[in-house]
Predicted 3D model of a 353-nucleotide part of an RNA (small-subunit ribosomal RNA, central domain) from an uncultured archaeon. RNAcentral holds the full RNA, with entries from ENA. The coordinates come from a structure-prediction model, not an experiment, and the mean pLDDT is 86. It matches the Rfam family "Bacterial small subunit ribosomal RNA".

Context: one part of a larger RNA
RNA sequence: UUUGGCCUAAAGCGUCCGUAGCUGGUCUUGUAAGUCCCUAGUGAAAUUCACUGGUUAACUGGUGAGCGUGUUGGGGAUACUGCGAGACUUGGGACUGGGAGAGGGUAGAGGUACUCCUGGGGAAGGGGUAAAAUCCUAUAAUCCGAGGGGGACCACCUGUGGCGAAGGCGUCUACCUAGAACAGGUCCGACAGUGAGGGACGAAAGCUAGGGGAGCGAUCGGGAUUAGAUACCCCGGUAGUCCUAGCCGUAAACUAUGCCCACUUGGUGUUAAAAACCUUAAGAGGGUUUUUAGUGCCGUAGCGGAGGUGUUAAGUGGGCCGCCUGGGGACUACGACCGCAAGGUUAAAACUU
Repeated sequence: UUUGGCCUAAAGCGUCCGUAGCUGGUCUUGUAAGUCCCUAGUGAAAUUCACUGGUUAACUGGUGAGCGUGUUGGGGAUACUGCGAGACUUGGGACUGGGAGAGGGUAGAGGUACUCCUGGGGAAGGGGUAAAAUCCUAUAAUCCGAGGGGGACCACCUGUGGCGAAGGCGUCUACCUAGAACAGGUCCGACAGUGAGGGACGAAAGCUAGGGGAGCGAUCGGGAUUAGAUACCCCGGUAGUCCUAGCCGUAAACUAUGCCCACUUGGUGUUAAAAACCUUAAGAGGGUUUUUAGUGCCGUAGCGGAGGUGUUAAGUGGGCCGCCUGGGGACUACGACCGCAAGGUUAAAACUU
C1' cells in the first nucleotide's frame, strides 16, 4: 500500500460549535485543467524473448519484438469532474401563525417534614438491635399541645411522559433568554454535509477564598459481632453535601451503537401539531381517520458466530471524521503541555507469555 474491522471479542473522541481539508442539488452556455482519441519525438546500451550467422554450447554478432505503465510537442472530442458566466427551487436559511415542554438565568413567594430554642402539661424511663451495649434522662428526657428561629428539599401529580447537544432539568409566580415540532409556501437562492488542529460546555468527587451548616455523612471516636473485624449492625460525628466567585475536565460521561443524506413489508401504544368527519349541555369539551415530527413495544425481509437488531437498523448504498491490530508490562515510565494541588492529556520500551 492493498485488504479487514469498531453493540457484547481490540476499537465511536463525553457533547456540541467551527478553521483548513475532503465531499457536494437541477438546467443552460463558455473553457478544455483532469479525462478520452490520433500523431511525432524521446523512453541509452547490456539484460529478456523469437528467428538467425560464426561447425556445437557458453560466448560474441545480426534482425525483430519487448522494456515502454511513462514523458514532451502538435491536432481533435466534450459525456462526466474542475474553472468562468447566467438561471432555478426540491437541500439549507429567513419570515408569519397558533400551540407543547422539569430547556437555561435572575428575583420573589409557598409547602410538609426535620432540628434547635422558649414557656405550658406530664411523669420515669427513652433510644437502639436478631439480641444487646455504648448513648440521652431527675439540672425533668421520650411524649402531648403552643409560639419562635434555622438550613436543606420539593411528596401526591409522575407517565418505557416532556425538554435539552451532551452533562442534565421536577412546588408556585414574574421578568430576561434559547431551541425544536407543526401549519403556511411570502422572501434569499446551494448559502450545504463532515470536520484534522482549535474553541465552548461538561455529573459526582476534589481544590482556593468568603459565607452557611437542619438532616445525612467519607475520615475518625466509642459499643457490638467475630478466631480476628482496620467491615457489615448500633451510638456519636469532622470534611463534604448548600450559596457566591474561580479552578479541576474526569465517569459503566452507556443506546457500551460518531454525524449527515437517500432507499427498503408491517402491526400496536403514547406525546406534540395540523386537517377532515362524527358527537355534544352546541362552548374552550369528547371520539374516529389521515399526515408530519418525536418516543416505546412486537416483528417481515435482510444482516449477524450467536445473543439479537430490524424505517429510532446492527438492512442496502453515498459523504466526512475518530479509533483498533494478542495478553501482561501499561489508562505506566520519560519528555512535552495543562493544573494551586490532587492529578489530567499525549504516550513508549526492555522484559515476559